This is a predicted structure of a 345-nucleotide part of an RNA (large-subunit ribosomal RNA, domain IV) from a Minisyncoccia bacterium. The RNAcentral record of the full RNA draws on ENA. Rfam family: Bacterial large subunit ribosomal RNA.
[in-house]
Context: one part of a larger RNA
RNA sequence: AGUUCCUCAAGGAACUCGGCAAAACAGCGACCGUAACUUCGGGAUAAGGUCUGCCUGUUGCCAAUUUAUUGGUAGUAGGCCGCAGCGAAAGAGCUCUGGCGACUGUUUACCAAAAACACAGCUCCGUGCGAACUCGUAAGAGGAUGUAUACGGGGUGACGCCUGACCAAUGCCGGAAGGUUAAACAUGGAUGGUAUGAGUCUUCGGAUUUAUGCUGGGCUAUGUAAGCCCCGGUGAAUGUCGGCCGUAACUAUAACGGUCCUAAGGUAGCGUAAUUCCUUGUCUGGUAAUUUCAGACGUGCACGAAUGGCGUAAUGACUGGGACACUGUCUCGAGGAAGAGCCCG
Numbered sequence: 001a002g003u004u005c006c007u008c009a010a011g012g013a014a015c016u017c018g019g020c021a022a023a024a025c026a027g028c029g030a031c032c033g034u035a036a037c038u039u040c041g042g043g044a045u046a047a048g049g050u051c052u053g054c055c056u057g058u059u060g061c062c063a064a065u066u067u068a069u070u071g072g073u074a075g076u077a078g079g080c081c082g083c084a085g086c087g088a089a090a091g092a093g094c095u096c097u098g099g100c101g102a103c104u105g106u107u108u109a110c111c112a113a114a115a116a117c118a119c120a121g122c123u124c125c126g127u128g129c130g131a132a133c134u135c136g137u138a139a140g141a142g143g144a145u146g147u148a149u150a151c152g153g154g155g156u157g158a159c160g161c162c163u164g165a166c167c168a169a170u171g172c173c174g175g176a177a178g179g180u181u182a183a184a185c186a187u188g189g190a191u192g193g194u195a196u197g198a199g200u201c202u203u204c205g206g207a208u209u210u211a212u213g214c215u216g217g218g219c220u221a222u223g224u225a226a227g228c229c230c231c232g233g234u235g236a237a238u239g240u241c242g243g244c245c246g247u248a249a250c251u252a253u254a255a256c257g258g259u260c261c262u263a264a265g266g267u268a269g270c271g272u273a274a275u276u277c278c279u280u281g282u283c284u285g286g287u288a289a290u291u292u293c294a295g296a297c298g299u300g301c302a303c304g305a306a307u308g309g310c311g312u313a314a315u316g317a318c319u320g321g322g323a324c325a326c327u328g329u330c331u332c333g334a335g336g337a338a339g340a341g342c343c344c345g
Base pairs, nucleotide, nucleotide: 003338004337005336006335007334008333010331011330014329019326029051030050031049032048037042039158053080054079055078056077057076058075059074060073061072062071063070064069065068081085086091093324095322096321097320098319099318100316101315105117106116121156122155123154124153125152126151127150133142134141135140159311160310161309162308164241165240166239169238170237171234172233173232174231175230178229179228180227185223186222187221188220189219191216192215193214194213195212196211197210198209199208200207201206242260243259244258245257246256269303270300281297282296283295284294285293
């Protein structure tokens, strides 16, 4: 010096990314008293005060009996001791204000417990029962000894107010007039090979025509499916939701007009946000002073409505900011105790 503890003048977060750690609060005992907000249940042990031991009398109530005593409980009058009466140990610090997730739950066994997952609720799609779906080659099994108030799948995620426009693209559903379209198959046509017969020509080697039979995983035409093209629908399906120019009697701005493009040009709500580059945006508040914080503004680089939007009581070992209390976190260090390793003895 280090480890584990204890104490500390004055100050009291000046420490630090951050009150991390430590200190502090102190019986979910009694009495009093408790705000905003609220889904009226909560919030709440909110907060904040006072009391608590022992001894001697005495009063009320309740219960038990041995009927004059005992026990319990609530008081009342006085007294005693200590620094201290929940006398030890154990046993909540509190508050204001945001974000996110409604909640209780679940999770990375061994670096992440969360705003992630789940959830009740909402919604869409499928499924009529030998159900859909899943496992299995199959038999078969689960679904289910269930039957659409059921079961399977996708999304969202309590509750409140809501959930806008676009079907052009992609997907899905429905349609069938027309176009295109496979292999088989059916029918038709042309043609090749080969056998036999009969002709024609011949340089006698052969060439060629025709009839009949067999034959080519040969050719071609017509007919014939779903699909695709096509027609319509569909967003709590995948998704998407513009630009330029001008205009009002100060200026500024533009309710208004013009024009181009589009399937349609972002509605309500929110907004410098867990989203904002410029940015420490601007204003207000809080501080002596604040890139953080709260409330506004809106010029949203690049919010936005079940990849849900905006609120929201309760809730959280979540996360941001501010007070009170408290402290060796610090100014700034000091002293003490214990015990292990190493070294020396």